[in-house]
Context: one part of a larger RNA
RNA sequence: GGCAUACGGUGGAUGCCUUGGCACGAGAAGGCUAUGAAGGACGUGACUACCAACGAUACGCUACGGGAAGGUGGAAGUAACCUAGGAUCCGUAGAUUUCCGAAUGGGACAACCCUGCUGGGGUAAUGCUCAGCAAUCCGCAUCUGAAUACAUAGGGUGUGCGAAGCCAACCCAGGGAACUGAAACAUCUAAGUACCUGGUGGAAGAGAAAAUAACAAUGAUUUCCUGAGUAGUGGCGAGCGAAAGGGAAAAAGCCUAAACUUUGCAACAUGUUAAAGGUCGUAACCGUUGUGUUGCAGGUGUUGUGGGACAUUUUCAGACUGAAUUACGAAUAAGUCGGGAAGUAAAAAAUUAUAAUAUUAGUCGAAUUUUCUGGAAAGUUAAACCAUAGAAGGUGAUAGUCCUUUAGACGAAAAUAUUAUAACUUCUUGGAGAAUGCACCCGAGUACCACGAAGUGAGUGGAAUUUUGUGGGAAUCUGCCAGAACCAUCUGGUAAGGCUAAAUACUCUCUCGUGACCGAUAGUGAAUAAGUACCGUGAGGGAAAGGUGAAAAGAACUCCUAACAGGAGAGUGAAAUAGUACCUGAAACCGUAUGCUUACAAGCAGUUGGAGUCCCGCUUGCGGGAUGACAGCGUGCCUUUUGGAUAAUGAGCCAACGAGUUGUUCGUAUGAUGCAAGGUUAAGACUCUUAGAGUCGAAGUCGUAGCGAAAGCGAGUCUGAAAUGGGCGAUUUAGUAUCAUGCGGCAGACGCGAAACUUUGUGAUCUACCCUUGUCCAGGAUGAAGUGAGGGUAAAACCUCAUGGAGGUCCGAACCAGUAUCGGUUGAAAACGAUUUGGAUGAGGUGAGGGUAGGGGUGAAAGGCCAAUCAAACUGAGAAAUAGCUCGUAUUCCUCGAAAUAGCUUUAGGGCUAGCCUCGGAUAAAAGUAUGCAGGAGGUAGAGCACUGAUUGGGCUAGGGCCCUCACAAGGGUACCAAACCCAGACAAACUCCGAAUUCCUGACAUAUGUUCUCCGGGAGUCAGGCAGUGGGGGAUAAGCUUCAUUGCCGAGAGGGGAACAACCCAGACCAUCGACUAAGGUCCCCAAACAGUAGUUAACAGAGAAAGGAUGUUGAGUUGCUUAGACAACUAGGAUGUUGGCUUAGAAGCAGCCAUGCAUUUAAAGAGUGCGUAAUAGCUCACUAGUCAAGCGACUUAGCGUCGACAAUUUGCGGGACUAAAACUACUUACCGAAGUCAUGGAUUUAUAAAAAUGGUAGAGGAACAUUCUAUGGGCGUUGAAGGUGUAUCGCGAGGUAUGCUGGAGCGCAUAGAAGUGCAAAUGUUGGCAUAAGUAACGAUAACUAAGAUGAAAAAUCUUAGCGCCGAAAGUCUAAGGUUUCCUGAGCAAUGUUAAUCAUCUCAGGGUUAGUCGGACCCUAAGCCGAGGCCGAGAGGCGUAGGCGAUGGAAAACAGGUUAAAAUUCCUGUACCUGGUAAAAUUUGUUUGACCAUAAGGAGGGACGCAGAAGUGAAAGAUCAGCCACCUGUCGGAUUAGGUGGUCUAAGUGUGUAGGCUUGAAGAGUAGGCAAAUCCGCUCUUCUUUAAGGCUGAGGCACGAACGGGAGUCCUUUGGACAUAAACUGAUCGUAACCAUGCUGCCUAGAAAAUCUUCGUAUGGGAGAGUUUUAUCAGUCCGUACCGCAAACCGACACAGGUAGACGGGAUGAGUAUUCUAAGGCGCUC
Repeated sequence: GGCAUACGGUGGAUGCCUUGGCACGAGAAGGCUAUGAAGGACGUGACUACCAACGAUACGCUACGGGAAGGUGGAAGUAACCUAGGAUCCGUAGAUUUCCGAAUGGGACAACCCUGCUGGGGUAAUGCUCAGCAAUCCGCAUCUGAAUACAUAGGGUGUGCGAAGCCAACCCAGGGAACUGAAACAUCUAAGUACCUGGUGGAAGAGAAAAUAACAAUGAUUUCCUGAGUAGUGGCGAGCGAAAGGGAAAAAGCCUAAACUUUGCAACAUGUUAAAGGUCGUAACCGUUGUGUUGCAGGUGUUGUGGGACAUUUUCAGACUGAAUUACGAAUAAGUCGGGAAGUAAAAAAUUAUAAUAUUAGUCGAAUUUUCUGGAAAGUUAAACCAUAGAAGGUGAUAGUCCUUUAGACGAAAAUAUUAUAACUUCUUGGAGAAUGCACCCGAGUACCACGAAGUGAGUGGAAUUUUGUGGGAAUCUGCCAGAACCAUCUGGUAAGGCUAAAUACUCUCUCGUGACCGAUAGUGAAUAAGUACCGUGAGGGAAAGGUGAAAAGAACUCCUAACAGGAGAGUGAAAUAGUACCUGAAACCGUAUGCUUACAAGCAGUUGGAGUCCCGCUUGCGGGAUGACAGCGUGCCUUUUGGAUAAUGAGCCAACGAGUUGUUCGUAUGAUGCAAGGUUAAGACUCUUAGAGUCGAAGUCGUAGCGAAAGCGAGUCUGAAAUGGGCGAUUUAGUAUCAUGCGGCAGACGCGAAACUUUGUGAUCUACCCUUGUCCAGGAUGAAGUGAGGGUAAAACCUCAUGGAGGUCCGAACCAGUAUCGGUUGAAAACGAUUUGGAUGAGGUGAGGGUAGGGGUGAAAGGCCAAUCAAACUGAGAAAUAGCUCGUAUUCCUCGAAAUAGCUUUAGGGCUAGCCUCGGAUAAAAGUAUGCAGGAGGUAGAGCACUGAUUGGGCUAGGGCCCUCACAAGGGUACCAAACCCAGACAAACUCCGAAUUCCUGACAUAUGUUCUCCGGGAGUCAGGCAGUGGGGGAUAAGCUUCAUUGCCGAGAGGGGAACAACCCAGACCAUCGACUAAGGUCCCCAAACAGUAGUUAACAGAGAAAGGAUGUUGAGUUGCUUAGACAACUAGGAUGUUGGCUUAGAAGCAGCCAUGCAUUUAAAGAGUGCGUAAUAGCUCACUAGUCAAGCGACUUAGCGUCGACAAUUUGCGGGACUAAAACUACUUACCGAAGUCAUGGAUUUAUAAAAAUGGUAGAGGAACAUUCUAUGGGCGUUGAAGGUGUAUCGCGAGGUAUGCUGGAGCGCAUAGAAGUGCAAAUGUUGGCAUAAGUAACGAUAACUAAGAUGAAAAAUCUUAGCGCCGAAAGUCUAAGGUUUCCUGAGCAAUGUUAAUCAUCUCAGGGUUAGUCGGACCCUAAGCCGAGGCCGAGAGGCGUAGGCGAUGGAAAACAGGUUAAAAUUCCUGUACCUGGUAAAAUUUGUUUGACCAUAAGGAGGGACGCAGAAGUGAAAGAUCAGCCACCUGUCGGAUUAGGUGGUCUAAGUGUGUAGGCUUGAAGAGUAGGCAAAUCCGCUCUUCUUUAAGGCUGAGGCACGAACGGGAGUCCUUUGGACAUAAACUGAUCGUAACCAUGCUGCCUAGAAAAUCUUCGUAUGGGAGAGUUUUAUCAGUCCGUACCGCAAACCGACACAGGUAGACGGGAUGAGUAUUCUAAGGCGCUC
């Protein structure tokens, strides 16, 4: 270290539970708001952070009602209280209700600031304070009132229970996408959807026919069922898709315009000659009467058998009063009573009373005891009781009879709702009807038409009907519209005005109830202080987190310890391994103990065999368990693939979650059930025990008859003139409804996954550019123009010297940028550091406030930037876009079992049909298949050259070329080319005179097999194939290449062999067997079986990789030659002569070269020479010959086995060892081994049984089961212990089941059916937990620490002291932004701090911020923003006048010292100043010749402005020197000494008015300009004054302020305390970027506005006092003020080497803010 067991830790699964959710049903309600909403902010408690409640009357106040003994919320605790005189609590009605918010007095950065008027409080007065009112628009009323006379616009005032704003869905309307589908895409679709916007209501919209129909009719609208996926429409694609009619729900109808009329009102016209006329008659009278037109108003009138008006006639209908210039009479208008009708949410509108019902609090409400177990009884046992109550919940386990309840019954002071009645109101009676006549009316820029569109089911089509943008443009009932172009006939209706319940849609909300819904990774995102924490600038996004126990009985007390941590005891409790990290408590992961095992041993870690050791049991020799030495065999899982151990994908591990579902009147098949030539209801209705069931409901639908385009006919029909025909049918009849299952269609449709598109919003705190207003740039250098002087010129020019100070000038800090290198790269940092570098007065840098917004901005332009995102930001939505693509897709067993091919395809990695698979049914003729037999088909292999083509040689010979002869004609030659023909030879996929094998077709035969064939129907998968053999094509007769054909195998196939090795060889695995026989292949060892046999071969380590080619390797076979007449080899000898052949040559003699070489001679034999050699000779040798020897020797051909050829990188090119008459090779022979083959024995399943047979399997089809959750019924278990957890045994082929020990402590099984959120290893899955790397890297600037003491449990880090070191234009000090308590003190150390911590910026508690003068508001305006009216725009909204807001700018005023733990220009002391009020004094002025004030809007001045440069003045600060003071050192002592250290300080204000700067000023008069006016300004004139001495301005200095301030100490118990007193307090020099100075000089780019302030008048009102100065006195509100602020507190996720505007910024060196060192001060950077 491993395995096992036991016991723990960690962790929070599982089980059980539920306060919370989800989905529905029924009812209610369907709004709230200027009487201030929704929603918030801030407060309110004795102590109070959060939630809930409430509002300064603040955990509450009042009244009424209910109710009852406790109460002061969640939520403890302590304190203090309330309550039978009725608290708390519940209900109804009231009161109060801060601030914001429509927000409404004005403003604003929501919860804040500032006003006016009236009234009250307070003051001498201002300031202060309380209450009410004060927005805009609209309506109404009213007063005013321009251009412009009346008027109008406009303005003012009053008034309004007018508006506004919020709110889930439903509804109507105005606008209106895209992804997507069409396998592309444009019409089309998605879809009038999403979204934006406007608007109403409890519903909305629609609605009482210019309708629908069809010769019959219906009779407003709406909704449901059906009609119907029909008619239609449609790149006639994808798709889209009615209506009438029928059945139901609910039902409800009305009002106007017009004609006509009016003695109502108004306007206009007409009109006077007295007339039309004045209700009628008579008489009088009238002259602004009247008449006509128009408008308003009243009456009438409202229809389609057309209606109405008008005129005439007529019928019916209560009573009464009764006007008109006058008199009388009549009639009428009008009115009263009576009758009738209706009604407040339809058509008008206010209420009240009574009653009933309901709602908002409540009340009553039956019936039990015992035994046993137990901590506890409701369990068990025994015996009772109630029941209109046995629903449910609780109570210490499971309760009808314990509690709350339940069935049933009852109840309201007050409020609300509904209904009824009555009052009340309104209408009507005041008209209705009929007939005749008449032709007055019956909705106009309308109908209709044309063009362009939209909408209907309808996409412009032949396109009706509806709507309308443009242009035309009727009629009035003898009219007009419609009936699907249009016309006619006929039919229906009556447009161009309006209102109208119910049936229908929805649910933010309230009440009651239900669930084969969830049960803490589920169910809402949210069971808990959840839209919280947290993230983001913002829109927006968005978690995690439940359980002690019956009861806190929540552990008194003791001990360990530094301990309020933690633990050990004790105690409580049934239980503490139930101890606030709490029920159960799994796994990963981490340990402790014990048993076995492991240090010569190589790998998917198991499996098979198995020694030893240890433990247990008993039937004592067996069984069981743990471990496992050693040996055999053995390369995970998934996915994707032809093929995966692959070095292809995915997974660190574990737990939980995680994917073919649901809907659908849809289609089809199968199964079941009911009825059957019929089957069936839908919506809806009714009843009951009410989400259910039953009964109705025949509309509709399918079937029963077909054919035809149709009319139509019909067992037939169509075609046709007609069928002896032909097509489709009948002859052969089963359907239909429901349920379940398979598959399909439409829906997201198995799950996860884009990049994108569209739409509404949010963003310019980053960054780009722009606008406004501020601010910054050490120091040094160069020396333009101009100017001066001198020279020079006629004058100029020009030259020199000065002066001068220009510049997108130079060097170089701050600042800005980012050149190069290095580092960093899980960083210090999501862009930095170090060094280096560029610009640094400019097109410069930077702050604050603003503007520009997504197909848009901005861009000195890089496709750069627009919040760490840019070739189109971010957020929400359409949306589950789409994905022919990738990945993943979950229990078991059984049966069968593919494909990787064809055709088509914008198709090739996708699909459809066919092929191949499966399941069911049918056919039973005998089909199919194989072999044989018989009969046919064919043109391949081969072969051939007869055709086609190609082709070699020869012959023959046309033609041609060349040569010769040649005047021409012609002829001749030819080793040239060559057709045809002949001979010989030979080629072909696209040649065939021929031609197989195999194959294919047919058959009535035979044998084998046994339904395998075929047909019909349901369901698939497959369309990437691969290798090997054979036959081809391509390629190179290359490829593990490619492409066909054919067979096999792999695929989807295990086993044996081949060393290993998908495909090769053998062989097809149902299971078991320590049985047998074999196949391929083997038999020396590894390693089972023969060191088997016979005969040969090989010598190479060949076997155990290879070619052309080479070779006296060796062994056979054959041909041929020589050979006893003596071969071959060896040895001995010879190898000669002409001749040195000739030529050549310097020489060439056999042997440089040429010629000849058949030379000749002698010989046994000897080349005019085979080699070596010489300068040439010579020499050596060969051929050839003889001898010796004695039997075979050569050459060639062929075969077997060997050899060389043979050179690569780890030892390996036999699997190894090793093997040689073999363990190699060849041939033969006999045994044996050898597989999951075959046999044997036993078992399982299937084929209906039996016999017999079968049972490999991916995609896939079919069948049978297991388990999980819930439901119903039946029957059970459980505190004597359920589920869950964890072991053991056992059963089942298996998924799984059962029994039992321990744990656990309350629920849970079984059977039969039913319903599913029903089974996980993988999806770079989701969430949580835990590992690994690893006790590893790191601990964030290398400015640095050391010692002693203190504290403490503990000190490297805390504190003190001492030393050392670092910064010092900062690493010091102030301040803006931002942060928001971090500040100070006390206490503390769990977490935070990269270590420790006694420390802290951490935790807890307490404390702390004081202003007339500082800053802001109160004042002003810039960019910009808002914006009454207004203009524009589908809407939302955009722009903008008046006006307002808005600092980064303008504008009144304070200094010094002291003081606190923490505040100070704020408190205190001292000394000042500003503004306003009041009083007094002085002075001036006014009182009707009107000072002055208020309000309003004005004029003028002023405020008021650039950049650069230079020279002065001059403070603060600083330096130096001197003087003075204090102290120290030194000296034997002294001294007026020497040296050293330190100090030597003071404001605002008041007075004075210097250097410097600017300069005419003053007075008077006039005046056409300043929008009116002006005494003001401007202009003009006159007088005076002047060149600085006047006037204006103005730093500094000086004096006062000012000393009683400040300014050294000693001691101690040292974050502090005590005690004492108090010195000098001058001058000079240097120097300066404040100030003088908004100055001066120069230059071109020509450099805010307004108010405060001064002054002038105008209008209105008030008006007798008022202004100025001085003194006195009073007032001066609100907000900020702590602390950090180059940083540990801001922005960067951090206590982060980064970033962050402005001010001060000492000394030495130096030009300098550079550099180095240093003071004050601060630090040593948290291992």

Annotation
The part of an RNA shown here (large-subunit ribosomal RNA, half A) has 1727 nucleotides and comes from Ignavibacteriae bacterium HGW-Ignavibacteriae-2. Its mean pLDDT, the model's own confidence on a scale to 100, is 81.